[in-house]
RNA sequence: GUCUCCCGCAUCUAGGGUUCCGGCCGGCGACGGCGUCUGGUCCGAGGGAUGCACUCCGGCCCCAUGACCGGAGACACGGCGGGACAAAAGCCCGGGAGAA
Numbered sequence: 001g002u003c004u005c006c007c008g009c010a011u012c013u014a015g016g017g018u019u020c021c022g023g024c025c026g027g028c029g030a031c032g033g034c035g036u037c038u039g040g041u042c043c044g045a046g047g048g049a050u051g052c053a054c055u056c057c058g059g060c061c062c063c064a065u066g067a068c069c070g071g072a073g074a075c076a077c078g079g080c081g082g083g084a085c086a087a088a089a090g091c092c093c094g095g096g097a098g099a100a
Stems, first nucleotide, its partner, number of pairs: 008052005015043002020040002022037001023034004054073006075095001077098001081093003
C1' cells in the first nucleotide's frame, strides 16, 4: 500500500408518516374527508443514549484455555436519487458517491 473477514441484539430518544384507535368536520344513517390533528398503536438512527452480548488485556484460582472480578473497544463532514411497509423518515441502498 492492497485485499478479505468481523463490527450483533434489545429497549429508548431525536425524527417520521397516517394502516388502526382517538380527535375534528360533513351526513338522518350507512359512510366519507382531514396528519397544515397535540396524541395512542406503528416505523425509527454507522456518525444519538442505555443495557446485554462479543473481542482483547489483566487479576484470581490452579489440571485449567473454565468460573469469577476489573479494564479497554478509538475516529466518524456527508449529498442528489432510488426502495419498502398504509405511508414517511436521521429506516434500507450507505462508515455508499463525494469531501478534507
Predicted 3D model of a 100-nucleotide RNA (Guanidine-I riboswitch aptamer) from a Pseudomonadota bacterium. It was read from a public genome assembly, where an Rfam model found it. It matches the Rfam family "Guanidine-I riboswitch aptamer". Rfam links the family to the GO term regulation of gene expression. The organism belongs to Pseudomonadota, within Bacteria.